[in-house]
RNA sequence: GGGCCCGUAGCUCAGCAGCAGAGCGCCUGUUUCGCAUACAGGAGGCCGCGAGUGCGAUUCUCGCCGGGUCCA
Numbered sequence: 001g002g003g004c005c006c007g008u009a010g011c012u013c014a015g016c017a018g019c020a021g022a023g024c025g026c027c028u029g030u031u032u033c034g035c036a037u038a039c040a041g042g043a044g045g046c047c048g049c050g051a052g053u054g055c056g057a058u059u060c061u062c063g064c065c066g067g068g069u070c071c072a
Stems, first nucleotide, its partner, number of pairs: 001071007010024004018055001026042005048064005
């Protein structure tokens, strides 16, 4: 320098055009003498940045940035 993949909640990841979600973690309540477990509820994300297409974009296209991997 070039090819490919990835960038969504604190962490690990789903979601491939119209609702942003799951598990774990965190908080509250119930349960317990207390803790854990279990159960119920809750908070938390302008979906890496910018632009384009489109009625509408996390989702498609382009550029940039960051990470991984392969080639030189």